Molecule: transfer RNA
Organism: Clostridiales bacterium
RNA sequence: GGGGCUAUGGCGAAGCUGGGAUCGCGCUUGAAUGGCAUUCAAGAGGCCGUGGGUUCGAGUCCCACUAGCUCCA
Numbered sequence: 001g002g003g004g005c006u007a008u009g010g011c012g013a014a015g016c017u018g019g020g021a022u023c024g025c026g027c028u029u030g031a032a033u034g035g036c037a038u039u040c041a042a043g044a045g046g047c048c049g050u051g052g053g054u055u056c057g058a059g060u061c062c063c064a065c066u067a068g069c070u071c072c073a
Stems, first nucleotide, its partner, number of pairs: 001072007010025004019056001027043006049065005
């Protein structure tokens, strides 16, 4: 220098053919219990790496860039 993959709540992951952002762990509150453990119930927290484009509508399609991993030279 060139190619490929990945980027989604604190952490790990899903998101099908473009139309409701979801699950597990963790966190907060309440209840049960002798108990800051355990079980149950409720709740908070992300606009989806950044910036553009297409579209009535984008996590999803297109372009550029950034970061990480990897292959080639």